Predicted 3D model of a 489-nucleotide part of an RNA (small-subunit ribosomal RNA, 5' domain) from Chlorokybus atmophyticus. The prediction has a mean pLDDT of 86. The full RNA is in RNAcentral, with records from Greengenes. Lineage of the source: Eukaryota > Chlorokybophyceae > Chlorokybales > Chlorokybaceae > Chlorokybus.
Context: one part of a larger RNA
RNA sequence: GGAUGAACGCUGGCGGCAUGCUUAACACAUGCAAGUCGAACGCAAGGCAACCUUCUGGUCGCCUUGAGUGGCGGACGGGUGAGUAACGCGUAAGAACCUACCCUUGGAAGGGGGAUAACAACUGGAAACGGUUGCUAAUACCCCAUAUGCUGAGAAGUGAAAGGCCUUUGGGCCGUCCAAGGAAGGGCUUGCGUCUGAUUAGCUUGUUGGUGGGGUAAAGGCCCACCAAGGCCACGAUCAGUAGCUGGUCUGAGAGGAUGAUCAGCCACACUGGGACUGAGACACGGCCCAGACUCCUACGGGAGGCAGCAGUGGGGAAUUUUCCGCAAUGGGCGAAAGCCUGACGGAGCAAUGCCGCGUGGUGGAUUGAAGGCCCAUGGGUCGUAAACACCUUUUCUCAGAGAAGAAGCUCUGACGGUAUCUGAGGAAUAAGCAUCGGCUAACUCCGUGCCAGCAGCCGCGGUAAUACGGAGGAUGCAAGCGUUAUCC
Numbered sequence: 001g002g003a004u005g006a007a008c009g010c011u012g013g014c015g016g017c018a019u020g021c022u023u024a025a026c027a028c029a030u031g032c033a034a035g036u037c038g039a040a041c042g043c044a045a046g047g048c049a050a051c052c053u054u055c056u057g058g059u060c061g062c063c064u065u066g067a068g069u070g071g072c073g074g075a076c077g078g079g080u081g082a083g084u085a086a087c088g089c090g091u092a093a094g095a096a097c098c099u100a101c102c103c104u105u106g107g108a109a110g111g112g113g114g115a116u117a118a119c120a121a122c123u124g125g126a127a128a129c130g131g132u133u134g135c136u137a138a139u140a141c142c143c144c145a146u147a148u149g150c151u152g153a154g155a156a157g158u159g160a161a162a163g164g165c166c167u168u169u170g171g172g173c174c175g176u177c178c179a180a181g182g183a184a185g186g187g188c189u190u191g192c193g194u195c196u197g198a199u200u201a202g203c204u205u206g207u208u209g210g211u212g213g214g215g216u217a218a219a220g221g222c223c224c225a226c227c228a229a230g231g232c233c234a235c236g237a238u239c240a241g242u243a244g245c246u247g248g249u250c251u252g253a254g255a256g257g258a259u260g261a262u263c264a265g266c267c268a269c270a271c272u273g274g275g276a277c278u279g280a281g282a283c284a285c286g287g288c289c290c291a292g293a294c295u296c297c298u299a300c301g302g303g304a305g306g307c308a309g310c311a312g313u314g315g316g317g318a319a320u321u322u323u324c325c326g327c328a329a330u331g332g333g334c335g336a337a338a339g340c341c342u343g344a345c346g347g348a349g350c351a352a353u354g355c356c357g358c359g360u361g362g363u364g365g366a367u368u369g370a371a372g373g374c375c376c377a378u379g380g381g382u383c384g385u386a387a388a389c390a391c392c393u394u395u396u397c398u399c400a401g402a403g404a405a406g407a408a409g410c411u412c413u414g415a416c417g418g419u420a421u422c423u424g425a426g427g428a429a430u431a432a433g434c435a436u437c438g439g440c441u442a443a444c445u446c447c448g449u450g451c452c453a454g455c456a457g458c459c460g461c462g463g464u465a466a467u468a469c470g471g472a473g474g475a476u477g478c479a480a481g482c483g484u485u486a487u488c489c
Base pairs, nucleotide, nucleotide: 001489002488003487004486006485007484008483009482010481013358014357015356016355017354018353019351020350021316026314027313028312030311031310032309035072036071037070040069041068043066044065045064046063047062048061050059051058052057079269080268081267088194089193090192091191092190093189094188097186098185099184102182103181104180105179106178107177108176110144111143112142113141119134120133121132122131123130124129149158150157151156163174164173165172166171195241196240197239202232203231204230207229208228209227210226211225212224213223214222244266245265246264247263248259249258250257251256271292272291273290274289275288294305295304296303297302322348324347325346326345330344331342332341333340334339361392362391363390364389372383373382374381375380397426398425399424400423401422402421406416433478434477435476436475437474438459439458440457444473445472446471447470448469454461455460
């Protein structure tokens, strides 16, 4: 000198764009953050219309709502960086794999069956939540058949399906099953690279390899039985400490050094530890089970919870924002669609936290350089064209009027927002500070103080004439900022 997710002190006009718990992965009140489908299915309640009718019942159709069965999605999106020195990450290769939804191609959807939730009755419990009996549907479940498939040397074995809506009855659309391929995604293996310490020198028994098996989507000591005695290491094993990694970012002429906020890719985690279930995919942040700590409810028998989602609270801290608006856009889930959901996202609010831009007026104005301040050799000098004064302008500001683009998609649809922007009116009006002035280092005098009070980055100032302390005048530098502190180059 440059830089920062900064903080502190003094000061503070506006706009645009960014950024905003670096500390306690500390504990969390409250609200919201993942639902959707009636064109898979049965039912209940309400409303409307029609028909029958024993007049309060029945049948049928449509709409709305509710829970339930079922399907798809809750494995994405969002957060955090605790752990991890590792095939975790980066890069380059590889073979023994999987892949819902999407696309392409070729086939197939024949026959049958038994349940169950909802519901009703009875019943246990304070609650959470149940139990028994009875009834019912399906794109829920099961059996038989068939099949290009799979296993197998062969013989042979194994092995699927589901309907719904519309209809002009021709069919159309959405689905279902099997096989092959694609796209995109993922699992696995390997070469190389990836911090410090030797005041850590030896480490290892499923350890290293083989045979045979088990297991997995898949190779493999991944696991098991048996056999062999191997494997790693001063080119630093093991142990200990520290740490998410990268694209990047900062600095530097570069080499390099430091760093890993925001954005993007990967990984890991979800109160702590462990476990599996379901599923194409999880060993699953807002799923389940067990144990633990903590908090809450309780009728004391037993139950409920997990903000490292968005806001917000307490606490810690030098320090970090609103319990806001909207699904209008982009994207995601479900749905045939209309649509519903979406604290992702789009926006607004707060903060000079940063970067960039603009302004705080312009021109003229002293042969009375006004008054006043400061200095003075008392002649004067300086603040200083600065002010006053005259003329001008209106960026900003206030008020009034008009008023978007962003909408893709014929119509309709805008949170932002009556915002941006434009026009008019008014009036210089609403807007300057901070640090420094001994040398380094741009900028000097007076007064006060008297090794005191104090200053200080280094050298050093201060003990009676201090350009170094404190104040004043003046000057210098930067400017809506200026200084200080911390850290990196």